Fluoride riboswitch aptamer (crcB RNA motif) from Candidatus Odyssella sp., 63 nucleotides, folded computationally. The coordinates come from a structure-prediction model, not an experiment, and the mean pLDDT is 77.
[in-house]
RNA sequence: GACAGAGAUGGGGAUGGAGUCCCCCGAAACCGCCCGACGUGGGCUGAUGGCUCCUACCGCGAA
Repeated sequence: GACAGAGAUGGGGAUGGAGUCCCCCGAAACCGCCCGACGUGGGCUGAUGGCUCCUACCGCGAA
């Protein structure tokens, strides 16, 4: 320095927090979608990986 195995502590899953479940990573996991003439272009959904709750945001109605 390389390879393999095991373990500990962690990290990540398109914008916040908590619980729970699932998946992924070991310097990686991760960094949304569509159209396009591929541009310093145009359009769209969502605070979740899934579920529940809270906060923020958006729409409608009532007082």